[in-house]
Context: one part of a larger RNA
Molecule: large-subunit ribosomal RNA, domain VI
Organism: Schnuerera sp. xch1
RNA sequence: CGCAGGAAAUUUGAGAGGAGCUAUCCUUAGUACGAGAGGACCGGGAUGGACAGACCGCUGGUGUAUCAGUUGUAUUGCCAAAUGCAAAGCUGAGUAGCUAUGUCUGGAAGGGAUAAGCGCUGAAGGCAUCUAAGCACGAAGCCCCCCUCAAGAUGAGAUUUCCCAUCACAAUAAGUGAGUAAGACUCCAAGUAGACCACUUGGUAGAUAGGCCUUAGGUGUAAGAGUAGUAAUACUUUAAGCUGAAAGGUACUAAUAGGUCGAGGG
Numbered sequence: 001c002g003c004a005g006g007a008a009a010u011u012u013g014a015g016a017g018g019a020g021c022u023a024u025c026c027u028u029a030g031u032a033c034g035a036g037a038g039g040a041c042c043g044g045g046a047u048g049g050a051c052a053g054a055c056c057g058c059u060g061g062u063g064u065a066u067c068a069g070u071u072g073u074a075u076u077g078c079c080a081a082a083u084g085c086a087a088a089g090c091u092g093a094g095u096a097g098c099u100a101u102g103u104c105u106g107g108a109a110g111g112g113a114u115a116a117g118c119g120c121u122g123a124a125g126g127c128a129u130c131u132a133a134g135c136a137c138g139a140a141g142c143c144c145c146c147c148u149c150a151a152g153a154u155g156a157g158a159u160u161u162c163c164c165a166u167c168a169c170a171a172u173a174a175g176u177g178a179g180u181a182a183g184a185c186u187c188c189a190a191g192u193a194g195a196c197c198a199c200u201u202g203g204u205a206g207a208u209a210g211g212c213c214u215u216a217g218g219u220g221u222a223a224g225a226g227u228a229g230u231a232a233u234a235c236u237u238u239a240a241g242c243u244g245a246a247a248g249g250u251a252c253u254a255a256u257a258g259g260u261c262g263a264g265g266g
Stems, first nucleotide, its partner, number of pairs: 001152001005163007015149004021049007033038001051106005059100004066093005071086006110144003117137001119135002164265001166178004183261004187203005208254003211250005217243003224237005
């Protein structure tokens, strides 16, 4: 821009893409078969491998500053307590998120038309013949079925809901312009999204983010004080203190205010 008014949502599916794998064991059954050795079809069940998708409850990884321990040094006048630097100084743990080696799921079943092949009826050709007319089977393959995208499918589809018939200029044409409606955008707070854009949730009639409170989770008993000990240290106060991303609550702070676009219809 188009889809002959303007919007918001929900959809149909022409078409396109993906997937399609396989092994072992048990049973049927030591049956059919076979002198024996051996050893099934068909059918029923179980467990795997590789591959693919999703997820983080479990098992783990990471988690650059969440907690603790600790060395050297500098500083805060000193003690104590802290902070900076030394690869995050080193070490031990670790929330969210992201993850695999972790977990779950998938290939199935079914239908249609067939290939090779197996047939029925059956002439030409009194017989025979699956074929010439006709009919029935038959594969991991083909078309559906399963998953995803999909109406620019210009063949532009469908359904539901919302908005209505203003003003000016023109003078017959789906005219031009303006202010609006439903609605949208800008702008702003953000994240389930993300290179940007887009998408999604909100914008005071509000829990969108921050802060604060409570809690979960993490770390592992803070500082100060008291007691014991010459002291290192231990114990008590104390499952303490601290705590990034998590959950709930709460308008304290910031989403204020404003602007732009947007129909008049065969």